[in-house]
RNA sequence: GAUAGAGGUUGCGUUUUUUAUCAGUACUUUUUAUUCAGGUGUCAGGCAUUGUUAACGUAAAAAGGAAAGGAAAAUACGCCGAAAGUGGAAGCCUCCUGAGGGCUGACGCUUGGGCAUGCGGUUAAGAGCCGCAUGACUGUCAUCAACAGAUGGAGAGCUAUC
Numbered sequence: 001g002a003u004a005g006a007g008g009u010u011g012c013g014u015u016u017u018u019u020a021u022c023a024g025u026a027c028u029u030u031u032u033a034u035u036c037a038g039g040u041g042u043c044a045g046g047c048a049u050u051g052u053u054a055a056c057g058u059a060a061a062a063a064g065g066a067a068a069g070g071a072a073a074a075u076a077c078g079c080c081g082a083a084a085g086u087g088g089a090a091g092c093c094u095c096c097u098g099a100g101g102g103c104u105g106a107c108g109c110u111u112g113g114g115c116a117u118g119c120g121g122u123u124a125a126g127a128g129c130c131g132c133a134u135g136a137c138u139g140u141c142a143u144c145a146a147c148a149g150a151u152g153g154a155g156a157g158c159u160a161u162c
Stems, first nucleotide, its partner, number of pairs: 001162005008080001011079004016074004027064008038050004042099005083111005090104005112138002115135008140153005
């Protein structure tokens, strides 16, 4: 240097199906009331559209009534920096400009792995996910030590073969 493997049956990620939640929410129609020249497109300016014939909006009632994201189970596939987080610049979208928001890949940095608890963030959410701290568990290597343990390190690691 190349090849092949191990950590766990709660290793990691993705796809499909079903189910609950999201939610009787958003939204649509009707009725009543209110305002009176405005309203809508995230905000400002512009532009577009609609309206002056009481619209649009706001509030209440009735009828109808979702979806995305996230979750659980099952199936299939790809794997063992699997993957996750974070950060300046680049590209695309959002009517135009600026701001804001969303998406994508590359690069740098951090993390061996899962779990529990606490704090914070995200989310509709007591779920889940993310970050930090603590705790034991677990796999691996090194050192000490001598039969059963202690300490420390990190995946650019560890084991086997060539």
Model confidence (mean pLDDT): 77 of 100. This is a predicted structure of a 162-nucleotide RNA (Lysine riboswitch aptamer) from a mouse gut metagenome. The sequence is in RNAcentral, with records from MGnify. Its Rfam family is "Lysine riboswitch aptamer". Rfam describes the family as follows. Riboswitches are metabolite binding domains within certain messenger RNAs that serve as precision sensors for their corresponding targets.